RNA sequence: GCCAUCAUAGUUCAAUGGUAAAAUAGAGCAAUGGUAAUGCUCAGCUCCGAGUUCGAUUCUCGGUGAUGGCA
Numbered sequence: 001g002c003c004a005u006c007a008u009a010g011u012u013c014a015a016u017g018g019u020a021a022a023a024u025a026g027a028g029c030a031a032u033g034g035u036a037a038u039g040c041u042c043a044g045c046u047c048c049g050a051g052u053u054c055g056a057u058u059c060u061c062g063g064u065g066a067u068g069g070c071a
Base pairs, nucleotide, nucleotide: 001070002069003068004067005066006065007064010024011023012022018054026042027041028040029039030038047063048062049061050060051059
């Protein structure tokens, strides 16, 4: 320098065009003589910009970053 893949919650990771899910971590409550484990509830996220569309995490283009391959 070229090519491919990827970027979603604090972390790991689903969602192939119709108001984003779970685990873990966090907060509150219950329970216990008390702690841990447990149960219930809550809060928290689509890398940035533009385009297509009635509607974009999803499709297109550009940028940034990460990983891998070739030279």
Transfer RNA from a Bacillota bacterium, 71 nucleotides, folded computationally. Its Rfam family is "tRNA". The sequence was found in a public genome assembly. The organism belongs to Bacillota, within Bacteria.